[in-house]
Molecule: transfer RNA
Organism: uncultured Alphaproteobacteria bacterium
RNA sequence: CGGAUUGUAGUUCAGCCUGGUAGAACGCUUCGUUCGGGUCGAAGAGGUCGCUGGUUCGAGUCCAGUCAAUCCGA
Numbered sequence: 001c002g003g004a005u006u007g008u009a010g011u012u013c014a015g016c017c018u019g020g021u022a023g024a025a026c027g028c029u030u031c032g033u034u035c036g037g038g039u040c041g042a043a044g045a046g047g048u049c050g051c052u053g054g055u056u057c058g059a060g061u062c063c064a065g066u067c068a069a070u071c072c073g074a
Stems, first nucleotide, its partner, number of pairs: 001073007010026004020057001028044005050066005
């Protein structure tokens, strides 16, 4: 320098192909249960989907650029 893959909640990831309300598990908070804790049950908080721009009525999803990590090649 060229190419490929990945980037979404505190963590691990799904959703992308086929555009239409952003989700799951674990974790966290509160309540119930217990003498108390754990377990279990119920409720809740937590995200400008790596960044910028474009297309569109509408973008996590499509397009362009860019950044980071990993891998391959030179």